[in-house]
RNAcentral holds the full RNA, with entries from ENA. Predicted 3D model of a 348-nucleotide part of an RNA (small-subunit ribosomal RNA, central domain) from an uncultured prokaryote. Rfam family: Bacterial small subunit ribosomal RNA. Its mean pLDDT, the model's own confidence on a scale to 100, is 88.

Context: one part of a larger RNA
């Protein structure tokens, strides 16, 4: 490299938007680039193959022939690909109505609990734990009661339930906003799939400057535990955790399953829609989501199984023995931590 493959043996980029490029739906004409064919040139020689001949034979050498990917002219078909015209309309999109939705973002707001702080009431123990202890506490805790501060996060409803491209999104309310969905018509008429690079987005940690800080809580201190215990457990604690901006760009970022389109039995329960019939009930349909099972197929095997891991296209990203190594070096990115990209020696 030809190939095989990427759910769990290596292997789907976190995700999306997208220029290039690849790939593209029905139908008519036209053209002849790409296909087909048929002619014609070329495609040195030698050398390979055949035949046939010269050196005693061979090797080596002579003489015919075939062959030769592929190129270039020609002249032809017009199915399919493809260019143009030109039309559809099932694909995509737009309008019209409708309900659902923790889908974004600002602003305001409620309640419960927590600590703290003032009072008040009361008196010796309160924490905490397998069991202490450190720790609070007669300078009055702990419980209780009133009032008040202050941050955070929303108990029930709450659900294999919703929304979102992933990330993630949950007290309420009001503005601003995105997106699917349904149901009838209208309309544009292939606008479309994918998508190297590129740019956004991207949890938690972290990191910068300024706020903030109730709770929990890396580090840290001290108590136990233990042979030890740099831990688990317990008092206590500072960064962090919250806001704002500004960075980082990572993840077991997972369905360890790119993404789009058609096609292939079925049974069931959910959510959101239409819509018929009805003996008003349990009843038959149809879109779109989310679950269980499950034929047929797939699979090493576990399972998958109309939400495919089944049967196909097209497009993109990846893999290619284990260690070394997601390192080194070199570039890019970053304040830093770091990040992307990415080997070899050697050894099994």
């Nucleotide at each position: 490299c030809u190939g095989g493959g990427c759910g769990u043996a290596a292997a789907g980029c976190g995700c999306a938007c997208g220029c290039a490029g690849g790939c593209g739906g029905c139908g008519u004409g036209a053209a002849u680039a790409g296909u087909u064919a048929g002619a014609g040139g070329u495609g040195a020689a030698a050398g390979c193959c055949c035949c046939g001949g010269g050196c005693u034979c061979a090797a080596c050498c002579c003489g015919g022939g075939a062959a030769u990917a592929g190129c270039c002219u020609u002249u032809a078909a017009a199915a399919c690909u493809u260019u143009c015209a030109u039309g559809c309309u099932a694909g995509a999109g737009u309008a019209c109505u409708g309900g659902a939705g923790a889908g974004g973002g600002u602003a305001g707001u409620g309640g419960a609990a927590u600590u703290c702080c003032a009072a008040g009431u009361g008196u010796a123990g309160a924490g905490g734990u397998g069991a202490a202890a450190u720790u609070c506490g007669u300078a009055g805790a702990u419980a209780u009661u009133u009032g008040g501060a202050a941050g955070a996060a929303c108990a029930c409803c709450a659900g294999u339930g919703g929304c979102g491209a992933a990330g993630g999104c949950g007290g309420c309310u009001a503005c601003c906003u995105g997106g699917a969905c349904a149901g009838a018509u209208a309309c544009u008429g292939a606008c479309g799939c994918u998508g190297a690079g590129g740019u956004g987005c991207g949890a938690a940690a972290g990191c910068g400057u300024g706020g903030g800080g109730a709770g929990c809580g890396a580090a840290c201190a001290g108590g136990a535990u233990u042979a030890g215990a740099u831990a688990c457990c317990c008092u206590g604690g500072u960064a962090g955790u919250c806001c704002a901006c500004g960075c980082c760009g990572u993840a077991a970022a997972c369905g360890a399953u790119g993404a789009g389109u058609g096609c292939u039995a079925g049974u069931u329960g959910u959510c959101g829609g239409g819509a018929g019939g009805u003996u008003a009930g349990g009843c038959a349909c149809u879109c779109g989501g989310u679950g269980a099972c499950g034929c047929a197929g797939c699979u090493a095997a576990c399972g998958c199984g109309u939400u495919a891991a089944g049967c196909a296209c097209a497009c993109c990203g990846c893999c290619u023995g284990g260690g070394g190594a997601g390192u080194a070096c070199g570039g890019c990115c970053g304040c830093a931590a770091g990040g992307c990209u990415a080997a070899a020696a050697c050894u099994c």